[in-house]
Context: one part of a larger RNA
Molecule: large-subunit ribosomal RNA, domain I
Organism: Synechococcus sp. WH 7803
RNA sequence: AGCUCACGGCGGAUACCUUGGCACACAGAGGCGAUGAAGGACGUGGUUACCUGCGAUAAGUCUCGGGGAGCUGGAAACACGCUUUGAUCCGGGAAUUUCCGAAUGGGGCAACCCCUAGUACGGCCAGCUGAAUCCAUAGGCUGGCGCGAGCCAACCCAGCGAACUGAAACAUCUUAGUAGCUGGAGGAAAGGAAAGUAAAAACGACUCCCUAAGUAGCGGCGAGCGAACGGGGAAGAGCCUAAACCGAUAGUUUCGACUGUCGGGGUUGUGGGACAGCAACGUGGAUCAGGAAUGUUAGUGGAAGUGUUUGAAAGACACGCCACAGAGGGUGAAAGCCCCGUACACGAAAACUGAACUGACCUAGCUGUAUCCCGAGUAGCACGGAGCACGUGAAAUUCCGUGUGAAUCCGCGAGGACCACCUCGUAAGGCUAAGUACUCCUGUGUGACCGAUAGCGAAACAGUACCGCGAGGGAAAGGUGAAAAGAACCCCGGGAGGGGAGUGAAAUAGAACAUGAAACCGUGAGCUU
Numbered sequence: 001a002g003c004u005c006a007c008g009g010c011g012g013a014u015a016c017c018u019u020g021g022c023a024c025a026c027a028g029a030g031g032c033g034a035u036g037a038a039g040g041a042c043g044u045g046g047u048u049a050c051c052u053g054c055g056a057u058a059a060g061u062c063u064c065g066g067g068g069a070g071c072u073g074g075a076a077a078c079a080c081g082c083u084u085u086g087a088u089c090c091g092g093g094a095a096u097u098u099c100c101g102a103a104u105g106g107g108g109c110a111a112c113c114c115c116u117a118g119u120a121c122g123g124c125c126a127g128c129u130g131a132a133u134c135c136a137u138a139g140g141c142u143g144g145c146g147c148g149a150g151c152c153a154a155c156c157c158a159g160c161g162a163a164c165u166g167a168a169a170c171a172u173c174u175u176a177g178u179a180g181c182u183g184g185a186g187g188a189a190a191g192g193a194a195a196g197u198a199a200a201a202a203c204g205a206c207u208c209c210c211u212a213a214g215u216a217g218c219g220g221c222g223a224g225c226g227a228a229c230g231g232g233g234a235a236g237a238g239c240c241u242a243a244a245c246c247g248a249u250a251g252u253u254u255c256g257a258c259u260g261u262c263g264g265g266g267u268u269g270u271g272g273g274a275c276a277g278c279a280a281c282g283u284g285g286a287u288c289a290g291g292a293a294u295g296u297u298a299g300u301g302g303a304a305g306u307g308u309u310u311g312a313a314a315g316a317c318a319c320g321c322c323a324c325a326g327a328g329g330g331u332g333a334a335a336g337c338c339c340c341g342u343a344c345a346c347g348a349a350a351a352c353u354g355a356a357c358u359g360a361c362c363u364a365g366c367u368g369u370a371u372c373c374c375g376a377g378u379a380g381c382a383c384g385g386a387g388c389a390c391g392u393g394a395a396a397u398u399c400c401g402u403g404u405g406a407a408u409c410c411g412c413g414a415g416g417a418c419c420a421c422c423u424c425g426u427a428a429g430g431c432u433a434a435g436u437a438c439u440c441c442u443g444u445g446u447g448a449c450c451g452a453u454a455g456c457g458a459a460a461c462a463g464u465a466c467c468g469c470g471a472g473g474g475a476a477a478g479g480u481g482a483a484a485a486g487a488a489c490c491c492c493g494g495g496a497g498g499g500g501a502g503u504g505a506a507a508u509a510g511a512a513c514a515u516g517a518a519a520c521c522g523u524g525a526g527c528u529u
Stems, first nucleotide, its partner, number of pairs: 001528009016479002020450002022447007029439002031151002039100003042055003046078002050074002061094006070082002105114003115118001121148002123145007155186001156184005166173001170220001196203002207234005217225002238431003241375001245264008269409001271374004275368004284362002287360004295352003299346003305319005320337002322326001328340003380404007390416001411426005466473002486513001489500004
């Protein structure tokens, strides 16, 4: 020095565990904010660095309920205290709630400064004024309202809108109306009661799912893109206006009337209404107010076991018991009968939820012919674009820009150029629940989900430490023991550390603490050189 064996050190794999995560289901909630939010700063305790709670009434105040013996947060210790005259704790309601922050009196380098002490700015309403320019309008002033503003995960609608990529290159095309940016809203949003779809038969608002169907089509007919009708389901709901006409009122007036506002009237495609005549007080409602049960926000009752072994019994052995309860968790090893619970049964002063019903409010029919009305710079057309599965194509249908520009029911539109016939519908105003999408959040439950290099980045004081001027990036880190019983006292040492003693079932469980692999480092023995 090597090899082998034994015993150690270092190290933290492995198996075990789980406080934390992940996914989904059902139910709830789907918003908060000028009555000042979200998020923060600074304070606040007897001693208080941090977290949590709270706000100068500051780990809290009042009140109404629950509950019933201890309490004084995490978090020990000491001190002062509170509590069966019911504390701490749990729930409902109320009070307080510094400063910053939309931040709003002015300023500002957020949490600060200043003053005359202020709803800053915008909006809406009313009144008074009032240009160019006669009436007017714009603008101005005063008062009132307190309506908006900001935050928020995804879902939704709209505006703007890529590129990498694919086409085995690349330009039309694709990626994709995706990502991204912006505006707006709701608990959903959007859409929606046919100027529809069809085809000789018919259906009857919209939305969503399955299918039709990778079909019909589109396409440098390349890559690729890709319907609809119809059928089956979920759900189901229909309404209000404009106009004609009537009345009131204001203004204008050439005195014929016209215009505006308000009220009545009226809402349809087997055309409807006005108008004329006849008949009638019922039916329904998605609106408002009142309203029981129920449910939510604390809780309550709830069966049945002992002995031996052991450090400890729930295991084993022995003899019992309960069960509408043998789900689960805990307890010194493995418990139906020890504890919390479980099946089952019950419970609210207060707040919220909320049906029937009651009241208010709104809401119907029939006949008829002449006249009148039935949404205009609209429909259509030309040109230029976009969107429709559809790339300009034979390109309908829909939307936008520029120009042009109808008809009023004997009307008008559509049925994929266009025309005729036929059929279907009635544009140019508006509203509309449900079925559908999502989950920052709350509760309950489940898992052929993870088990500390996994599972959220984060089981732990993590969006922390740390890095970066900044936008931003972003960790590592769990386990003594049943119980601290956490090692009094003695010895060596400056200490660290160790040896005794003691605790404990165990200390090779001693806090660098459960198990304790390998690499790596030693000690001893044997063998080889």